[in-house]
Context: one part of a larger RNA
Molecule: large-subunit ribosomal RNA, half A
Organism: Candidatus Rokuibacteriota bacterium
């Protein structure tokens, strides 16, 4: 360390329970709101943070009604209280109801600001406080009331008139998709769905025939059931799909316009009477056998009928509640309601409680009772209102017009233009009044039916956001709603939008007093309580993973899929047995069986899924537990199973009743069946073709029907998860891109345009030179802005950054703050860039469960069979549909094999006859060449070549032949899973290797693609070392049995170191070719040889002649040409080596010499070489073998498999025999059980439900835990421990019915790993404090960092972080005594800061108004908007935390009366106010220089304070610090602008005007001739100065942790320099690109007006909101205490040109390990 045991932690499964959900069921309501809703927002308690209530009258107040004893909510306490005088609490009415919100005075970023009128409280008045009341738009009144006379239009104003918002689904309309489906797509489908928008209502629409039909017709509408998946439409594709008519359910019918009478009011015509237009009002009329009017008769105001309107209210019903039968003893037990024993009630034996399971213990249940008030329904009654007369005549009148109609374009009708009516719209034509119009599916024509062009109608239907009551073979906390619980919360998102988690102590809290440890911790021990406390508050049960304690066995030379078979050891072993002991409990000891562990030995590459094939280095999946996928509807269609009934069989909507979603009965509309046959007419067991009584098709000779149940198979999301997209409505320009409006920023240095000015020069110019000047998308570089390179970063410090480097940096610059612009749409100096970490179309919801011929997963056993990877089509090739090939089933009786027998064919092989190819060679036409040739003809040819001969060949598409085998027929055998039909069900269409035959390839491929037939596939076992496919053999289980197969028998390793004869020597065998080679065995030719071969060794090896030629030479041996002749035993004009050319050395070729064989080739077994690859051997598994352990032949023995056999058992099928009614059991026999996809069958288990208020349970259920038991499995029993309430089994019955995989989903726990890492390397040490503990806390001392910041100050933006006091669990990357953390208490103070009560910009809202399917754009008066404009307070001090806000001092603004003082005026000749009108002003760019100034600075000079020593100096010229102060008020200075008075005119400035503006006239000092310029005056203006200020400010000692505390003196307080970007300044120059508005504000009148102004003084008044803090950052934006981002403003000193840059003040850090 491993396995086991025991007991613990951790976690949070399973039981069990449920306060919540979830379906429906009857009933009620079906609204609510300006009388101010829904929904909020802020108060509201005595102490209160949350829900709950409620509303300043604020867990509440009145009043009536119930109730009858306790109450103060959830929810404890503490305080105080209420209550039989009736509290609390339940109904009903009613008061009060801040603020927002239709939101309504206006405005507004809800929840805030801020006015008006009216009354009222307050003050000396203003200011302040309170109630009401003041929208808009329609509608009525009434009044005024333009252009333009009347009059309209428009203003006013009054209404106790309306509308406005809100809300779940139903409902009617205006608009209207996509994806999808058609396996593609466009008509079409989805779908008139989803979405948007508008209206209604408790329903909604529709509705009283211009219908529908076709009978002898019916007679408004809705709705349901048939009709019908019919007719029918339809790329006649998918796919849509009626109506007539039948049966229900409710029923209900009506009233105008018009003719024609009366009447009013008006115009017109007339002298009038009337007349006639127009319009109003009454009568009258309402219909299609037409009808009214009119005429004639009758009738007469009522009878009666209706009635959906108004009152009415009898009853009846909701909104609280009243009553309400019957119990007790024993025993167990913490309890009794259980057991037992005995009683009672029941119109009550529903259901919940109660300490366990209670008809009589409580609440309730039945049956019955009940309401001041208020609300419902509602009879009778009343009242309105309506009907309430006809007949007949005549044919005058009337009977709905820009309408039927109609052409065109469209929509809807089931109907897609079709033959297409009917209905409805758009544009254009445009009719008739009963002799009339419309309809009956184009149209006519006849016949029927019906009267448009105006309007109303209940009921039967739809739906349920909410109230009541109920019910369930619906969930039980990962379920059911998302939400059992403070949930639409936490969190996440700029918004839309998205969206968890999380239930349980115990009967009661009896929630653990005391005591110990510990930090006055955390947690733990003991004590106590309980029936338990491993029920102890992180609480029932308490399971798994995972983490630990102890202890059996094993483990330190050893090898792995981690297991399996075997096994030495070792350690246990109850009860029961035997045995000893003992009186006994027991004790000890044995055998057997059995548990734990296991050395060692054999065997053995998980699992899932895809696949011809996976250990596979193809796929998933850490690990546990829980969830997690073939359902349901249509009672569709179809098979079987099973039931009822049968020529029938069966209801559907409905309706009855009832024990009441239930049962029962009723309902024959309708379907199925019973005839078929034709296109039909139309016939009929027949019918149709047909002249036919030929024929031939189809029928006729098998019963169906309705239920249930399983299988399929259609429409539906249809097994379950997954897109990338498409639509559609919305919600973002807080990032970003552009663009409008409004502010801000850019140290410091250079360069030096133009233009002036001088001079030169020139007639003058021009041009030069010098100066002046200051332009520039000019240069160098900081902020600022960028982002070249590059390092590091990359699970970062960062989801783009940090070093270094490097571009721009007065402009097309950068940037704050207010606005526009947006999804096929912005926007874009353009890269498809950017539109919120997302862009070749954001993002959120929705259609949606889109669709997915793809992927990936699909859950229990056991048993019986068992495939395919094939063929035809396929936009088809990884998908399909039919066949093929499984399987159940039912009938039929065949079917395979094997031998005989008879047939039958053109493959192999063979051949060249036929086609055709194809080589040599004769023969020889026919053609080329040569040659000859006038021509004709002709000769020649080593040239081509046909037929035709010889030889020899070649063919898938050649055959004169031609088998095996194949196929067909029959016989006999032999066969239970063999065959055919027919029905229900699949599955397979990727195969793959090896064998033979073949194609293509290259007679390559583990290659392709055919065919036979095998095997993997779906197949284990043995053997090939290992190895799907190969050899051998098909696993139903056990057996420590046997035989044997392939292959094997030396060892590893079972079995033979077997037998016999020979081969190999290469380790050949144990990897390989062409080739090669005296390897070596065997049989074979052919030769040489005792007349001596062959090898060796001695010897010879010649003369002619140096052959001729060539040549420089050429001699045997460069080359040519010839190769004789002789001499011999024998000798080439030479086989090689050599020379320069000869020589030399050799050979052949002879003789000796030795001695017996030698040599050449052919075949043939086994060997050799040919033989290089990457990390030692690594081409036998290995060890090692050599007369073999290797190779060949032949024999004998063994071994060897799941293979046969033997025994034992299971199951299944056949066949028999026995039982039984049947299902079916039992026994024989006898064949059989390998298996993937897949048929088939029988079971198991879990939850719910009936029998069932079951059996059994507190004497302990479920559930856990653990055991050696059963059963083929799945799984079932028992027993002990646990556990503390429930709960089997049998028999049915329904299912949210079974998980190890989905990159699954929630959760919990490992592993990496005590590992990376602790987020700028500015730095930290010491001492002391306190503490339980100190690197980090707090003091103090020294070090280090920043210091144009890492200092200070503000806007945003956060929201309490701010200060004290206290804490120490979480957070804080370590501790922590500390903190931006927890707690608890405090803190923000304003006329004069900001903001409002002031203006306007951009844009924005927008009465009226114009457009616009709605929705709503846009837009005028007006308003609204700010970091712009406009607008009054400084200094100083206090102080834990606020300060221009508070205090002191010392100012300034408005306003209100009140006194003084001065002046003015009172009815006009005006004193004084004065616009909302006029005019001024306010009022504006960039750049550049120059001056005055100050801010600030320096420490040079004075001057005050402190210090002054250890060598030489030295009391100063030395060191050190300080030498300050506003607002106002006084003055009015550098400087900068203007001509300035005064008259007098004026038809502009929308009315007037003395203002403004134009015209004219006059007056003014000096200087210039004049332009002008100076004074002067007038405007404006820093800054100094004076005052404020006899006033603040302003130094050190000591203690003290810190805050702070005490003590004691209270000083100087002036110049010199140097100097801004800051003021003067909005000035001035200079330049183009020419640089907001308004109001305050002056003035003018209009005008208002009798008292008013002007100043002094000393008073009063002045709202409302922000005011802490953090703000280059640990408090904002970046998930984080983040190395990143954020506008302005102040930013001192040396050095330096600077805000660069490096030291360094103040002030601040050392960046939490």
């Nucleotide at each position: 360390g491993g396995c086991g045991a025991a007991c613990g932690g951790u976690g949070g499964a399973u039981g069990c329970c449920u306060u919540g959900g979830c379906g429906c069921u009857g009933g009620g309501a079906a609204g609510c709101g300006a009388c101010g809703a829904a929904g909020g927002g802020c108060g509201u308690g005595g102490c209160a943070a949350g829900c709950u209530g409620c509303g300043a009258u604020a867990a509440g107040c009145c009043c009536c009604g119930g109730g009858g004893a306790g109450c103060c909510g959830c929810a404890a306490g503490c305080a105080g209280g209420c209550a039989u005088c009736g509290a609390u609490c339940c109904g009903g009415g009613g008061a009060u109801g801040c603020c927002c919100g239709a939101a309504u005075g206006g405005g507004g970023g809800a929840a805030c600001c801020u006015g008006g009128g009216u009354g009222g409280g307050g003050u000396a008045a203003u200011g302040c406080c309170c109630a009401c009341u003041c929208g808009u738009c329609c509608g009525g009144g009434u009044c005024u009331g333009a252009a333009u006379a009347c009059a309209u239009a428009g203003g006013a104003u009054c209404c106790g008139g309306g509308a406005c918002g809100c809300g779940a689904a139903c409902c009617g309309a205006g608009g209207g998709a996509a994806c999808u489906g058609a396996a593609a797509c466009a008509u079409c489908u989805c779908a008139g769905u989803a979405c948007c928008u508008c209206g209604a209502g408790g329903a909604a629409g529709a509705g009283a025939a211009g219908g529908a039909a076709a009978a002898c017709u019916c007679g408004a509408u809705u709705c349901c059931c048939c009709a019908a998946g019919u007719a029918g439409c339809g790329g006649c594709g998918a796919g849509c799909g009626a109506a007539c008519g039948g049966g229900g359910a409710a029923c209900a019918g009506c009233c105008c316009a018009a003719a024609c009478c009366g009447g009013g009011u008006u115009c017109g015509g007339g002298a009038a009477a009337c007349c006639g237009g127009a319009u109003c009002c009454g009568g009258g009329g309402u219909u299609g056998c037409g009808g009214g009017a009119c005429c004639u008769c009758g009738a007469u105001a009522a009878a009666g009928g209706g009635u959906a309107g108004g009152c009415g209210g009898a009853g009846c019903g909701g909104u609280a509640g009243c009553g309400g039968a019957a119990c007790g003893g024993u025993c167990u037990g913490g309890a009794a309601a259980g057991a037992u024993c005995g009683g009672c009630c029941a119109a009550a034996g529903a259901g919940g409680g109660u300490g366990a399971g209670a008809g009589c213990c409580c609440c309730g249940u039945a049956a019955g009772c009940g309401a001041a008030a208020c609300c419902g329904c509602a009879a009778a009654g009343c009242c309105g209102c309506c009907c309430g007369a006809g007949a007949g005549g005549u044919a005058u009148c009337c009977c709905a017009a820009g309408u039927a109609c109609u052409a065109c374009g469209g929509g809807a009708c089931a109907c897609g233009u079709g033959a297409a009516a009917c209905c409805c719209c758009g544009u254009g034509g445009g009719a008739a009044u009963c002799c009339g119009g419309g309809g009956g599916g184009a149209c006519c024509a006849c016949c029927c039916c019906c009267c448009a062009a105006g309007g109303c109608u209940a009921a039967a239907u739809a739906u349920u956001c909410c109230c009541c009551a109920g019910c369930g073979a619906c969930c039980g906390a990962u379920a059911g709603u998302g939400a059992a619980c403070c949930a639409g919360u936490a969190c996440c998102g700029u918004g839309a939008g998205g969206g968890a988690a999380a239930g349980g102590c115990g009967a009661a809290a009896a929630g653990a007093a005391c005591c110990c440890c510990g930090g006055u911790g955390a947690g733990g021990g003991g004590a106590g309580u309980g029936a338990a406390a491993u029920a102890g508050a992180a609480c029932c049960u308490g399971a798994a993973a995972c983490c630990g304690u102890u202890u059996g066995c094993c483990u330190a030379c050893a090898a792995g899929c981690g297991g399996u078979g075997g096994g030495a050891g070792g350690g246990c072993u109850a009860u029961g047995c035997c045995g000893u002991c003992g009186c006994a409990a027991g004790a000890c000891g044995g055998a057997a069986g059995g548990c734990c562990u296991g050395a060692c030995c054999g065997c053995g590459u998980g699992c899932c899924u895809u696949u011809u094939g996976c250990a596979u280095a193809a796929u998933g999946a850490c690990c546990c537990g829980g969830c997690g996928a073939g359902u349901u509807a249509c009672u569709g269609c179809u098979a079987c199973g099973u039931g009822g009934c049968g020529a029938g069989g069966u209801u559907a909507a409905g309706c009855g009743u009832u024990u009441a979603a239930g049962g029962c009965g009723c309902g024959g509309a309708g379907c199925c069946g019973g005839a078929g046959c034709g296109a039909a007419a139309g016939c009929g067991a027949g019918u149709c073709c047909g002249a036919a009584u030929a024929g031939g098709g189809c029928g006729a000779u098998a019963a169906g029907u309705c239920g249930c149940g399983u299988g399929g198979c259609g429409u539906a999301g249809a097994c379950c998860c997954g897109a990338a997209g498409c639509u559609a409505a919305g919600c973002g320009a807080u990032c970003u891109a552009c663009c409008c409006c409004u502010g801000g920023c850019c140290a410091g240095g250079g360069u030096g345009a133009a233009g002036c000015c001088g001079c030169u020069u020139u007639a003058a110019a021009c041009a030069g030179c010098g100066g002046u000047g200051g332009a520039g998308g000019c240069c160098c570089g900081a902020a600022c802005c960028g982002g070249u390179a590059u390092u590091g970063g990359u699970u970062g410090a960062a989801a783009a950054c940090a070093g270094u480097u490097c571009g721009g940096a007065u402009g097309a610059g950068c940037u704050g703050g207010g606005g526009g612009u947006c999804g096929g749409a912005g926007u874009g100096a353009a890269a498809g860039g950017c539109u919120a970490a997302u862009c070749a179309a954001g993002c959120u919801u929705a259609g949606a469960g889109a669709u997915a011929g793809c992927u990936g997963g699909u859950u229990c056993u056991c048993c019986c069979c068992g495939a395919a990877a094939u063929a035809g089509c396929u936009u088809u090739a990884g998908g399909g549909c039919u066949a093929g090939c499984c399987u159940c089933g039912u009938g039929c009786g065949u079917g395979a094999c094997g031998u005989g027998u008879g047939g039958u064919g053109g493959u192999a092989g063979a051949g060249c006859u036929c086609u055709g190819a194809a080589u040599g060679g004769g023969c020889u036409a026919g053609g080329g060449g040569u040659c000859c040739u006038a021509c004709c003809a002709g000769a020649u040819u080593a040239c081509c070549a046909a037929c035709c001969c010889c030889a020899a060949u070649c063919a898938a598409a050649c055959u004169c032949c031609a088998a095996a085998u194949g196929c067909c027929a029959u016989a006999c055998g032999u066969u239970u899973g063999a065959g055919c039909a027919c029905g229900g069900g699949a599955g397979u269409c990727a195969g793959a290797c090896g064998a033979c035959g073949c194609g293509g390839g290259a007679u390559a491929a583990g290659c392709u693609g055919c065919g036979u037939g095998g095997u993997c596939g779906a197949g284990a076992g043995g053997g090939a070392a290992a190895c799907a496919a190969c050899c051998c053999a098909g696993a139903c289980c056990g057996u420590c049995g046997g035989c044997u197969a392939a292959g094997g028998u030396c060892c590893c390793c079972a079995a033979g170191u077997g037998u016999g004869u020979g081969c190999u020597u290469a380790g050949u065998g144990g990897g390989a070719a062409a080739c090669g080679a005296u390897g070596u065995g065997g049989c074979g030719u052919c030769g040489c040889a005792g007349a001596g071969a062959c090898a060796g060794c001695c010897a010879g090896g010649a003369g002619g002649u140096u052959g001729g030629c060539u040549u420089a030479g050429a001699g045997g041996c460069a080359g040519c040409c010839a190769u004789c002749c002789u001499u011999u035993a024998a000798a080439g004009a030479g086989u090689g080596c050599g020379u320069a050319a000869c020589a030399g050395c050799u050979c052949a070729c002879u003789g000796g010499u030795c001695a017996a064989g030698c040599g050449a080739u052919g075949c043939u077994g086994c060997g050799c070489g040919g033989a290089c690859a990457a990390u030692u051997c690594a081409a036998c598994g290995g060890g090692g073998c050599u007369c073999a352990a290797g190779c060949a032949c032949a024999c004998c023995a063994c071994c060897g498999a799941a293979g046969c056999c033997a025994c034992g058992g299971a199951c299944u099928c056949a066949g028999u025999a026995g039982g039984g009614a049947g299902a079916c059991c039992u026994g024989c026999u006898g064949a059989g059980u390998g298996g993937u996809a897949g048929g088939g069958g029988a079971g198991c288990a879990u939850u719910c439900c009936g029998c069932c208020a079951u059996a059994g349970g507190u004497u302990g259920a479920a559930g856990g835990c653990a055991g050696a038991c059963c059963g083929u499995g799945a799984g079932g029993a028992c027993u002990g421990c646990u556990g503390g309430a429930c709960g089997a089994a049998g028999c049915g019955g329904a299912a949210g019915a079974g998980a190890u995989u989905a990159u699954g989903c929630c959760g919990g726990g490992a592993c990496g790993a005590g590992u990376a890492g602790c987020g700028a390397u500015a730095a930290a040490g010491c001492a002391g404090g306190u503490g339980a503990a100190a690197a980090a806390c707090c003091u103090g001392c020294u070090c280090g960092c920043c210091g144009a910041a890492a200092g200070c100050c503000c806007a945003a933006g956060g929201g309490u972080u701010c200060c004290u006091g206290g804490g120490g669990a979480a957070g804080g990357u370590u501790a922590a005594u500390c903190c931006g953390c927890c707690c608890a208490g405090g803190g923000u103070u304003a006329g004069u800061c900001g903001g409002u009560a002031c203006c306007u910009a951009a844009g924005c809202u927008g009465a009226g108004g114009c457009c616009g399917a709605c929705a709503g754009g846009c837009g005028u008066a007006a308003g609204c908007g700010a970091a712009g404009g406009a607008c009054a307070a400084c200094a100083g001090g206090c102080g834990a935390a606020u300060a221009u806000u508070c205090c002191u001092g010392u100012a300034c603004c408005g306003c209100c009366g009140u006194g003084g003082u001065g002046g003015c005026g009172u009815u006009a000749c005006g004193a004084g106010c004065a616009a909302u009108g006029g005019g001024g002003g306010g009022a504006c760019g960039c750049a550049g220089a120059a001056g005055g100034u100050u801010a600030g600075g320096c420490a040079c000079c004075g001057c005050c304070c402190g210090c002054g020593a250890u060598c030489g100096g030295a009391a100063g010229u030395g060191c050190g610090g300080g030498u300050c102060c506003a607002a106002g008020c006084g003055c009015g200075u550098a400087g900068g602008g203007g001509g300035c008075u005064u008259c007098g005119a004026u038809a502009g400035g929308c009315a007037a005007a003395u203002c403004c503006g134009u015209c004219g006239g006059a007056g003014c000092g000096c200087c210039g001739a004049g332009a002008g310029g100076c004074a002067a005056c007038c405007c404006u203006g820093a800054a100094a100065c004076g005052u404020g200020a006899u006033g603040g400010g302003g130094a050190g000692g000591c203690c003290g942790u810190c805050a702070g505390g005490c003590c004691g003196u209270a000083a100087a307080c002036g110049g010199a320099c140097c100097g801004a970007u800051a003021c003067c300044a909005u000035g001035c120059u200079g330049c183009c690109a020419a640089g907001a508005a308004a109001a305050u504000c002056c003035u003018c009148u209009a005008g208002c007006c009798a008292g008013c102004c002007a100043u002094c003084a000393a008073g009063g008044c002045g709202a409302c909101c922000g005011u802490a803090c953090c703000g280059u950052a640990a408090a904002c934006c970046g998930a984080c205490a983040c190395a990143g981002g954020u506008g302005g403003g102040c930013g001192a000193g040396g050095a330096g040109a600077a805000u660069a840059u490096c030291c360094a003040c103040a002030g601040g850090c050392g960046c939490u390990c």